[in-house]
RNA sequence: UCAGCAGGCCGGGUGGCCGCCCUUCCGCGAAAGCGGGGGGGAGGAAAGUCCGAACUCCUCCGGGCAAGGUGCCGGGUAACGCCCGGGAGGGGCGACCCUACGGAGAGUGCAACAGAAACAUACCGCCCGCUUCGGCGGGUAAGGGUGAAAUGGUGCGGUAAGAGCGCACCGGCGGGCGGGUAACCGUCCGGCCGUGAGAACCCCACCUGGAGCAAGGCCAAAUAGGGGGGCAAUGGGGACGCCCGGCCCCGUCCCCGGGUUGGCUGCAUGAGGCGUCGGGUAACCGGCGUCCCAGAGAGAUGGCCACCGCCCACCGUUCGCGGUGGGUACAGAAUUCGGCUUAUAGGCCUGCUGAGCGC
Repeated sequence: UCAGCAGGCCGGGUGGCCGCCCUUCCGCGAAAGCGGGGGGGAGGAAAGUCCGAACUCCUCCGGGCAAGGUGCCGGGUAACGCCCGGGAGGGGCGACCCUACGGAGAGUGCAACAGAAACAUACCGCCCGCUUCGGCGGGUAAGGGUGAAAUGGUGCGGUAAGAGCGCACCGGCGGGCGGGUAACCGUCCGGCCGUGAGAACCCCACCUGGAGCAAGGCCAAAUAGGGGGGCAAUGGGGACGCCCGGCCCCGUCCCCGGGUUGGCUGCAUGAGGCGUCGGGUAACCGGCGUCCCAGAGAGAUGGCCACCGCCCACCGUUCGCGGUGGGUACAGAAUUCGGCUUAUAGGCCUGCUGAGCGC
């Protein structure tokens, strides 16, 4: 200097004029409201609605079946399918990155076509014997062909030709010992074992009530406290897949029709932010201090003007820069949090890797 890898931050600024929403104080007002002072006013994703919860309502608990979710080990967390650390497999020269990572020997099913054969087998070839020279019989799975995958791989020996037939090094399986909380790793011994996929069913381990702020609560008002049917205490309804048991509450279920669509509340002090100290490899946890940082209701934070910043293109350049033009991302809370995923003009910072050059 160039090319990369991982992480973090910003994502417009200043001034003037006019205009919004919340809250608090003062004044006026019967009230609604009006005027003035102080304080505050969209995001890293507010998005997707994919997970997990807090909170609210429906009776609660236990057991079983079904359905669904997760899937290496350990830790974090309120919890999670998330995060951190580690293991194994794979990619990359490397920094690093990816993984739908329990089980194919519990069982069932699938693998088209091709191929001799895909849970069984010999097409070509090689070797031996016979031969009427057309071929027949036996041995073989090392070589060739087919295929995504062909019955452990490579090499040496051996053999009629071959084969784990024997040996060495790998591979897998079983066992002993050592290390590690564990996943797993190392080493030694023994045999030589007939594929792939679980994102097919399935088996195994763990987890799971339903609905959702349009939840829910209160007030006001209005109508038709209307009509019909079922079960009825040995019964019916009550956690919303089914069954069984226990507890608790109460009459309850279905159909037709009518009225209300108004106001208040829920509504923001939190598994909260920031700083600092301690523990921990880390995620994170704890102590101390400090701050209050939106709460709308057809839904507020905006409009205009000027200058500047940043980026791109062109022209000029005394190489310091100047001028002209264009642009300035993705995008708006609506109960609130912890995550994941997706979108994003441009700029800055930190650490690490590789290549080239110079000292």

The RNA shown here (Bacterial RNase P class A) has 359 nucleotides and comes from a Dehalococcoidia bacterium.
It was read from a public genome assembly, where an Rfam model found it.
Its mean pLDDT, the model's own confidence on a scale to 100, is 76.